[in-house]
RNA sequence: AGAAGUGUUUCCUAGGGUUCCGCAGCAAAGGUUGUGCUGGGCUGGUCCAAGAGGAAGCCCACAGUAAUACUGUGACACGGAGGGACAAAAGCCCGGGAGAU
Numbered sequence: 001a002g003a004a005g006u007g008u009u010u011c012c013u014a015g016g017g018u019u020c021c022g023c024a025g026c027a028a029a030g031g032u033u034g035u036g037c038u039g040g041g042c043u044g045g046u047c048c049a050a051g052a053g054g055a056a057g058c059c060c061a062c063a064g065u066a067a068u069a070c071u072g073u074g075a076c077a078c079g080g081a082g083g084g085a086c087a088a089a090a091g092c093c094c095g096g097g098a099g100a101u
Base pairs, nucleotide, nucleotide: 005059007058008057009056010055011054012053015048016047020045021044022042023039024038025037026036027035060074061073062072063071064070065069076096078099082094083093084092
């Protein structure tokens, strides 16, 4: 210095916080249900979520076959600090970045 599809979408998970719901505490009412404030050093639901986690679909390339289709292959992957978004945070995004090997 170069090569590899280092392709893309959806669903989910590890993980993440706290707008909303729920939960806990407090307050004044009221009379059994609402309101307000505080709490994520609250299990949770909603929500966000992986390049280096999982599954599926689609596109592309190549190969094969019984061929307007089907099947197969498409490897590997250590990694900050800092910044950014939504209510907020993160394994999200910058980013398969800087750097290391």